[in-house]
């Protein structure tokens, strides 16, 4: 320099045009127990608000096709692997 492949909550990690975060791990709370532990429920992106909830963002970033983009195209930056 060409070529391949990845980038997704605190971590891992699916979803490959249709509700963004399935499932696991960490964490919170509650149920069991004398107590812990293992089992079980339920929550668990960010950021405003008039807070039993609501609204606007939010898949590395910019942008483009599209009713509708993580996804499909360009650019660019970061990781990894290859060839010279």
């Nucleotide at each position: 320099g060409c070529c391949g492949g990845g980038g997704u909550g605190g971590c891992g990690a699916a979803a490959u045009g249709g509700u963004a975060u399935a499932c696991g791990c960490a964490g919170a709370g509650g149920c069991c127990u004398u107590a812990a532990g293992a089992g079980c429920c339920u929550c668990c992106g960010a950021g405003c608000c008039a807070c039993u909830g609501g609204c606007u963002c939010g898949u590395a970033a910019g942008g483009g096709u599209u009713c509708g983009a993580c996804u499909c195209c360009c650019u660019u930056c970061c990781c990894c692997g290859g060839c010279a």
A computed fold for an 84-nucleotide RNA from Parcubacteria group bacterium Gr01-1014_13, annotated as transfer RNA. It matches the Rfam family "tRNA". Rfam links the family to the GO term triplet codon-amino acid adaptor activity. The organism belongs to Bacteria candidate phyla, within Bacteria.